Annotation:
A computed fold for an 82-nucleotide RNA from Candidatus Gottesmanbacteria bacterium RIFCSPHIGHO2_02_FULL_39_11, annotated as transfer RNA. Its mean pLDDT, the model's own confidence on a scale to 100, is 80. Taxonomically the source falls in Candidatus Gottesmaniibacteriota (Bacteria, Bacteria candidate phyla).
RNA sequence: GGAGGGUUCGCCUAAUGGUAUGGCACUAGUCUUGAAAACUAGCGGGAGAAAUCCCUUACAGGUUCGAGUCCUGUACCCUCCG
Numbered sequence: 001g002g003a004g005g006g007u008u009c010g011c012c013u014a015a016u017g018g019u020a021u022g023g024c025a026c027u028a029g030u031c032u033u034g035a036a037a038a039c040u041a042g043c044g045g046g047a048g049a050a051a052u053c054c055c056u057u058a059c060a061g062g063u064u065c066g067a068g069u070c071c072u073g074u075a076c077c078c079u080c081c082g
Base pairs, nucleotide, nucleotide: 001081002080003079004078005077006076007075010024011023012022018065026042027041028040029039030038044055045054046053047052058074059073060072061071062070
């Protein structure tokens, strides 16, 4: 230099162009003499008293009524070729 694959919550992971999924970890609670286990709830960011609203799938654009998904560019990681 060329080809292919990948990047989603703290970590792992799913998702035919149509509500971003589940597990682990963590936090709170129930239970316990106390813990563990189990169970319940919460667990990206911002605004708000709340209801709720807005933003968020590496970054920047494009297509579309609608994009994690399709297209272009960039960054990073992996594999192969030279």